Record summary: This is a predicted structure of a 164-nucleotide RNA (Lysine riboswitch aptamer) from uncultured Pseudogracilibacillus sp. The model forms 98% of the base pairs in the Rfam consensus. The sequence is in RNAcentral, with records from MGnify. The organism belongs to Pseudogracilibacillus, within Bacteria. Model confidence (mean pLDDT): 81 of 100.
């Protein structure tokens, strides 16, 4: 350098689909009377006593973001994460918050349960800390087999293990 291994393995797309919601919203009457509209906050615009926002009631009535998933592709730091910087989005501004992409350092061997917290409309998913026992890989110790294989028990980490 090159191939390759763990397994519900990991990441992308997905036809189809649960939910989101009978919510927003729009219409009409009724009530009430100054505010609304924005992630905070300040300002600016625009609409509002020709009655908005808000509330009840009929009447119609979505969507995004997230999740699930036949198939199909690309791989095994696959990939996720959590710090910092920058850069850009959203009327304008902020030593704020928030998405998005790129850069560094940093943690995680892989999945499952379970329990707190936070994030979501959500008991779904994810995220971060705990724990449990299961699993691949080495080493190191007994036993066994018989020439390096099995089977326990400890302990390590993918910058690894393993084959030329």
């Nucleotide at each position: 350098a090159u191939g390759g291994a763990g397994g519900c393995g990991c990441a992308a797309a997905g036809a189809c689909u649960a939910a989101g919601a009978g919510u927003a919203c729009a219409u009409u009457a009724c009530u009430a009377g100054a505010g609304u509209a924005u992630g905070a906050a300040g300002g600016g615009u625009a609409c509002g006593u020709u009655g908005a926002u808000a509330g009840u009631a009929a009447u119609g009535g979505a969507a995004a973001g997230g999740g699930g998933a036949a198939u199909u592709u690309g791989c095994c730091g696959a990939a996720a994460c959590u710090u910092u910087a920058a850069a850009a989005g959203a009327c304008c501004u902020u030593u704020c918050g928030u998405u998005u992409u790129u850069a560094a350092a940093g943690u995680u061997g892989g999945a499952u349960c379970u329990g707190u917290a936070u994030u979501u409309a959500a008991u779904a998913g994810a995220u971060a800390c705990a724990g449990a026992a299961c699993u691949g890989u080495c080493a190191u110790a007994u036993a066994g087999a018989u020439u390096u294989c099995u089977a326990u028990a400890u302990g390590g980490a993918g910058g690894g293990c393993u084959a030329u």